[in-house]
RNA sequence: CUCCUCGUAGUUCAACGGAUAGAACGAGAGACUUCUAAUCUCUAGACGGAGGUUCGAUUCCUCCCGAGGAGA
Numbered sequence: 001c002u003c004c005u006c007g008u009a010g011u012u013c014a015a016c017g018g019a020u021a022g023a024a025c026g027a028g029a030g031a032c033u034u035c036u037a038a039u040c041u042c043u044a045g046a047c048g049g050a051g052g053u054u055c056g057a058u059u060c061c062u063c064c065c066g067a068g069g070a071g072a
Base pairs, nucleotide, nucleotide: 001071002070003069004068005067006066007065010025011024012023013022018055027043028042029041030040031039048064049063050062051061052060
């Protein structure tokens, strides 16, 4: 320098171009318990950034940023 794969909650992962972006673990609150643990219920929390296409973008396209890999 070129090419490929990837970037979503605190973590690990889902989501034909169309539902309020979903689940587990974790966090907070409550119930239960003499207390704790366990269990049950509830709550909060995310699409790397900027443009474009589209009625509609996490998804498709371009550039940038970051991680990994291959070649020169």
The RNA shown here (transfer RNA) has 72 nucleotides and comes from a Candidatus Moraniibacteriota bacterium.
RNAcentral holds the sequence, with entries from ENA.
Rfam family: tRNA. The family's RNA type in Rfam is transfer RNA.
The prediction has a mean pLDDT of 81.